[in-house]
RNA sequence: UUCUUAUCCAGAGAGGCUGAGGGACUGGCCCUGAGACGCCCGGCAACCUUCUUAGGCAUUUAUCUAAGAAAGGUGCUAAUUCCUGCAGAAGAAUAAUCUUCUGAAAGAUAAGGA
Numbered sequence: 001u002u003c004u005u006a007u008c009c010a011g012a013g014a015g016g017c018u019g020a021g022g023g024a025c026u027g028g029c030c031c032u033g034a035g036a037c038g039c040c041c042g043g044c045a046a047c048c049u050u051c052u053u054a055g056g057c058a059u060u061u062a063u064c065u066a067a068g069a070a071a072g073g074u075g076c077u078a079a080u081u082c083c084u085g086c087a088g089a090a091g092a093a094u095a096a097u098c099u100u101c102u103g104a105a106a107g108a109u110a111a112g113g114a
Base pairs, nucleotide, nucleotide: 001114002113003112004111005110006109007108008107013041015040016039017038021031022030023029025085027083028082042077043076044075047073048072049070050069051068052067053066054065055064056063081106086103087102088101089100090099091098092097
């Protein structure tokens, strides 16, 4: 870099350093010197991991399933992934347009593979 699978309406500081930008991209709409981004500390969560219990298979181990615990590897810590971008459906009498819903796409994270 790419492929596969899973998840993305929950949760998380009135701390320290720094000093101007940030929210992936488009169009919006927002956050920001009452200090953004970043780093550190703190915190959240539980994908992988470890352990316990029960069960399946089994001679045992291994392995699989469910529940629970811990936090070693990651991750996350404004707003649903902030909304939206493509397709479809329903409604607003029709068009324009708007609203709602569904599914894709794109993106993020984890685990595994190339």